[in-house]
């Protein structure tokens, strides 16, 4: 060179035939509880869905190119 995987929150992740408001766990951060911490319980915050760009009334899902990793051939 070529071919095929993965890429979504600070971490693992879900996400159905493209369908209106993008899931949870863990961690953070706060409130309850508790002498106090820890477990327990309850609230928030965090995301340009790797980029770009195209198809559609609507894309995390579909396409084209890229980039990063991970695997096959040569």
């Nucleotide at each position: 060179g070529g071919c095929g995987g993965u890429g979504u929150a600070g971490c693992u992740u879900a996400g159905u035939u493209g369908g209106u408001u993008a899931u949870a766990g863990c961690g953070u951060g706060u409130g309850g509880u508790u002498c106090a911490u820890a477990c327990c319980c309850g609230c928030a915050a965090g995301g340009u869905c790797g980029g770009u760009g195209g198809u559609u009334c609507g894309a995390g899902u579909c396409c084209a190119c890229u980039c990063a990793c991970c695997g096959c051939c040569a």
The prediction has a mean pLDDT of 82.
Predicted 3D model of a 74-nucleotide RNA (transfer RNA) from an uncultured Clostridia bacterium.
It was read from a public genome assembly.
Its Rfam family is "tRNA".